Transfer RNA from a Minisyncoccia bacterium, 73 nucleotides, folded computationally. It matches the Rfam family "tRNA". By type it is a transfer RNA.
[in-house]
RNA sequence: GGGCUUGUAGCUCAGUUGGUAGAGCGCCGCUAUGGCAUGGCGGAGGUCAGGGGUUCAAAUCCCCUCAAGUCCA
Numbered sequence: 001g002g003g004c005u006u007g008u009a010g011c012u013c014a015g016u017u018g019g020u021a022g023a024g025c026g027c028c029g030c031u032a033u034g035g036c037a038u039g040g041c042g043g044a045g046g047u048c049a050g051g052g053g054u055u056c057a058a059a060u061c062c063c064c065u066c067a068a069g070u071c072c073a
Base pairs, nucleotide, nucleotide: 001072002071003070004069005068006067007066010025011024012023013022019056027043028042029041030040031039032038049065050064051063052062053061
């Protein structure tokens, strides 16, 4: 320098044909117990790596950039 893969909540990851962004763990509150562990219920938390384009509508499609991994030279 070139090819490929990945980037979504604090962490690990879903979201496949474009149509209101989710799960588990963690965090906060309430509750069950005399108390702890554990369980039940509820809640907060997201510029979907950044910018631009297409579209009525983009995490999703197209282009550029950045970062990580991997292969080739």

Its mean pLDDT, the model's own confidence on a scale to 100, is 82. The organism belongs to Minisyncoccia, within Bacteria. The RNAcentral record of the sequence draws on ENA.